[in-house]
Molecule: Bacterial RNase P class A
Organism: Acidimicrobiia bacterium
RNA sequence: CGAGUGCAGGGGACGGCCGCGGCCGGGAAACCGGUCGAGGAAAGUCCGGACUCCACAGGGCACGGUGCUGGGUAACACCCAGGCGGGGCGACCCGACGGAAAGUGCAACAGAGAGCAGACCGCCGAUGGCGCAGGCCCUCGGGCCGGCGCACAGGCAAGGGUGAAACGGUGGUGUAAGAGACCACCAGCGUUCCGGGUGACCGGAGCGGCUUGGUAAACCCCAUCAGGAGCAAGGUCAAGCAGGGAGUGGGCUGCCCGCCCGUCAAUCCCAGGUAGACCGCACGAGCCCGCUCAGCAAUGGCGGGUCCAGAUAGAUGGCCGUCUUCGCCUGUCGCCGGUUCAUCGCCGUCGAGAGGUCGAAACAGAAUCCGGCUUACACCUGCACUCGAAAU
Numbered sequence: 001c002g003a004g005u006g007c008a009g010g011g012g013a014c015g016g017c018c019g020c021g022g023c024c025g026g027g028a029a030a031c032c033g034g035u036c037g038a039g040g041a042a043a044g045u046c047c048g049g050a051c052u053c054c055a056c057a058g059g060g061c062a063c064g065g066u067g068c069u070g071g072g073u074a075a076c077a078c079c080c081a082g083g084c085g086g087g088g089c090g091a092c093c094c095g096a097c098g099g100a101a102a103g104u105g106c107a108a109c110a111g112a113g114a115g116c117a118g119a120c121c122g123c124c125g126a127u128g129g130c131g132c133a134g135g136c137c138c139u140c141g142g143g144c145c146g147g148c149g150c151a152c153a154g155g156c157a158a159g160g161g162u163g164a165a166a167c168g169g170u171g172g173u174g175u176a177a178g179a180g181a182c183c184a185c186c187a188g189c190g191u192u193c194c195g196g197g198u199g200a201c202c203g204g205a206g207c208g209g210c211u212u213g214g215u216a217a218a219c220c221c222c223a224u225c226a227g228g229a230g231c232a233a234g235g236u237c238a239a240g241c242a243g244g245g246a247g248u249g250g251g252c253u254g255c256c257c258g259c260c261c262g263u264c265a266a267u268c269c270c271a272g273g274u275a276g277a278c279c280g281c282a283c284g285a286g287c288c289c290g291c292u293c294a295g296c297a298a299u300g301g302c303g304g305g306u307c308c309a310g311a312u313a314g315a316u317g318g319c320c321g322u323c324u325u326c327g328c329c330u331g332u333c334g335c336c337g338g339u340u341c342a343u344c345g346c347c348g349u350c351g352a353g354a355g356g357u358c359g360a361a362a363c364a365g366a367a368u369c370c371g372g373c374u375u376a377c378a379c380c381u382g383c384a385c386u387c388g389a390a391a392u
């Protein structure tokens, strides 16, 4: 200097004029003064809770969620640290990461055969069969012996082929030809023991049948978690009435059991009336700073400081000026490269600095609150690390 990886922050500032909402103070009121007033994601509504109600929230089933280990947290599918597997030269990144030897299912085409399979090309044909000629013997019926050929019966799954993948690999023994049929060494699987680790796992030494693909983001099995509904939850006050019918069940917001309430009460259906104000509503699992505290870390502990929106057709805005950042234009300087025989000049990349009555300033707005995850984001800044080149 270039190319990357991981993490963090900012994302406008100042002034003037006018205009909003909450709270506090003054005022009879109008109004005046003070103070505070959108986000890192407020988005998505994907998780987890706090809180509220269902009288109590019990048990079981169903339906869902999660899925390596340990730690953190109020909790989690989140975060941290590890393990295993995969990607990358690397810093680092990704994982829907329990089980396929409990069962069922699925996999196009090619291929003999795709899960306990299979013979297309091939190899053998020892044994049996067929054929050819020969030798010896003979009681003239025949018997014995070897050779050559065929590839019929039969044997093989080692070689070749198909395929993404073919039911272990290499080397040998053996065989008619082969084959874990057997042997040695590997790999895998199962199992015994030893060592390390809290653990997932890692390393090692034996034994063994010789060898059992893929897929569970298919059904399923195993372990574990979870009652339902949600601030339009739920309360208080005010206002306003007109009833009629059914009625023995109703409640626990999927079902069953248990439990509780109840007998013209509840509950359900039809019809009418009212619908305003307040609480919930922001002091919190809060935020900021510090620590030579504990811990690898996430986080916790201790100390100090602080109150930072609470609206309800829903507030924080409009105008002007200056600054900042970025883009564009103009000029200057510098390194390097190109053009040229060479220089000047010209052109190009990059850097620095100046000017301009030019243009622009990302994603985007709280609504019960909090912890996460995911998605969007012009531009600017910082830290740590990796790879490469050059120089000293």
Base pairs, nucleotide, nucleotide: 001388002387003386004385005384006383007382008381009380010379012323013322014321015320016319017318018317020037021036022035023034024033025032026031039363043374044373046372047371048370049369050368051230052229053228054227058257059256060255061254064225065224066223067222068082069081070080071079072078083097084095085094086093087092098221099220103219104218105215106214120160121159122156123155124154127153128152129150130149131148132147134145135144136143137142168186169185170184171183172182173181187211189208190207191206192205193204194203195202196201234279235278236277237276243270244269245268246267249261250260251259286306287305288304289303290302291301293300294299324361325360326359327358328356329355330354332352333351334350336348337347338346339345